[in-house]
Molecule: Purine riboswitch aptamer
Organism: Bacillota bacterium
RNA sequence: UGACAAUGAAAUAUGGUUCCCAAUAUAAUUUAGACAAUAUGGGUCUAAAGUUUCUACCGAGCAACCGUAAAUUGUUCGACUAUUGGGAAGAGCUGUCGGCGU
Numbered sequence: 001u002g003a004c005a006a007u008g009a010a011a012u013a014u015g016g017u018u019c020c021c022a023a024u025a026u027a028a029u030u031u032a033g034a035c036a037a038u039a040u041g042g043g044u045c046u047a048a049a050g051u052u053u054c055u056a057c058c059g060a061g062c063a064a065c066c067g068u069a070a071a072u073u074g075u076u077c078g079a080c081u082a083u084u085g086g087g088a089a090g091a092g093c094u095g096u097c098g099g100c101g102u
Stems, first nucleotide, its partner, number of pairs: 001098005017089009026056001029049007041066002050057001058078007
């Protein structure tokens, strides 16, 4: 250093695995019901819609609003999952038979 075998997820790779980036989906969103709190509060649970889509549907902050009632509103930052595309990584260890060199 070559071929083959064995091992292994994979033996040099149109496959698999892990990671990274991008795109698409979805707005980490909306609706309904039940129960709950009350300016030191504004929550909990369930169901549904939303995706040619499985899953998820939350966390933290800021601003407002509600004068004690039953109702919250706006906003910022931060993911996972599915699919597609691109990129990167990892193992030449053992055996047999050879080649070349010393």